[in-house]
């Protein structure tokens, strides 16, 4: 070169064309003489760019970065 794939909070991972979840970790608070283990809460995300639609993380298109095959 050419072809698949993957990209969503700090991590690791769902989900769906109509408000984006868990868990873990982080903060706060309760609980306990401290701590730790437990429970509640809060913060925090759809790689970029354009197009399709009333409406795009999800459907098309091109870049970008891993990854996998062929050459």
């Nucleotide at each position: 070169g050419c072809g698949g794939g993957u990209a969503u909070g700090g991590u690791u991972c769902a989900a769906u064309g109509g408000u984006a979840g868990a868990a873990c970790a982080u903060u706060u608070g309760g609980u306990u003489g401290c701590c730790a283990a437990u429970c509640a809460a809060a913060u925090g995300a759809c790689c970029c760019g354009g197009g399709u639609u009333c409406g795009a993380u999800u459907c098309c298109c091109g870049g970008u970065a891993c990854c996998c095959g062929c050459a």
Molecule: transfer RNA
Organism: Candidatus Komeilibacteria bacterium